[in-house]
The prediction has a mean pLDDT of 80.
The RNA shown here (transfer RNA) has 72 nucleotides and comes from Seonamhaeicola sp. S2-3.
The same sequence occurs in records of 5 taxa.
The source organism's lineage runs through Bacteria, Pseudomonadati, Bacteroidota, Flavobacteriales and Seonamhaeicola.
Rfam family: tRNA. Rfam classes the family as a transfer RNA.

RNA sequence: GGCUCCAUAGUUCAAGGGAUAGAACAAGAGUUUCCUAAACUUUAGAUCCAGGUUCGAGUCCUGGUGGAGUCA
Numbered sequence: 001g002g003c004u005c006c007a008u009a010g011u012u013c014a015a016g017g018g019a020u021a022g023a024a025c026a027a028g029a030g031u032u033u034c035c036u037a038a039a040c041u042u043u044a045g046a047u048c049c050a051g052g053u054u055c056g057a058g059u060c061c062u063g064g065u066g067g068a069g070u071c072a
Stems, first nucleotide, its partner, number of pairs: 001071007010025004018055001027043005048064005
């Protein structure tokens, strides 16, 4: 340098073009307990960046950034 794959809550992962972007763990609050833990209830929290296609994009296309692999 060429090619392929990946990028979504703090973390690990879901999400056939129409979702309220979801789950688990973690975090905050509450109930319970003498206290802690556990259990239960509840709250907040994310689509890597910039364009394009479309009535509508996390999803499709282009470029970029970062990571992994492969060829040279």